[in-house]
Molecule: SAM riboswitch aptamer (S box leader)
Organism: Flavobacterium sp. FPG59
RNA sequence: AAGUUAUCACGAAAGGCGGAGGGAAAGACCCAAUGAAACCUUAGCAACCCUUUAUUUUUAAAGAAGGUGCUACAUUCUACUUUAUACAACCAGUAUCAAAGAUAGAUAACAC
Numbered sequence: 001a002a003g004u005u006a007u008c009a010c011g012a013a014a015g016g017c018g019g020a021g022g023g024a025a026a027g028a029c030c031c032a033a034u035g036a037a038a039c040c041u042u043a044g045c046a047a048c049c050c051u052u053u054a055u056u057u058u059u060a061a062a063g064a065a066g067g068u069g070c071u072a073c074a075u076u077c078u079a080c081u082u083u084a085u086a087c088a089a090c091c092a093g094u095a096u097c098a099a100a101g102a103u104a105g106a107u108a109a110c111a112c
Base pairs, nucleotide, nucleotide: 003110004109005108006107007106008105013042014041015040016039021031022030023029026078027077028076043071044070045069048067049066050063051062052061053060054059075104080101081100082099083098084096085095086094087093
């Protein structure tokens, strides 16, 4: 790297350093010299692993020392399939603060 399972509309930023990019990728829409990314420090959020108690073998409640993660925007939105609605209607098709799912991605735990 590939794999399995779970979650992804909640929540939580200051300083230093740096100096032009960033939000995965295409399009859209945004963030950024009133200072982007990366890196460092401190703080915070959350509760996957974890700890305690109860239950009894799977749940519930509480916690936050430790291992990760995260701290603009719903995974920022859309794309593919089906459905719904509207337009058009000979066919092809088009649209949407719509619904469900798939793909892709992120994170955790496991496994190899």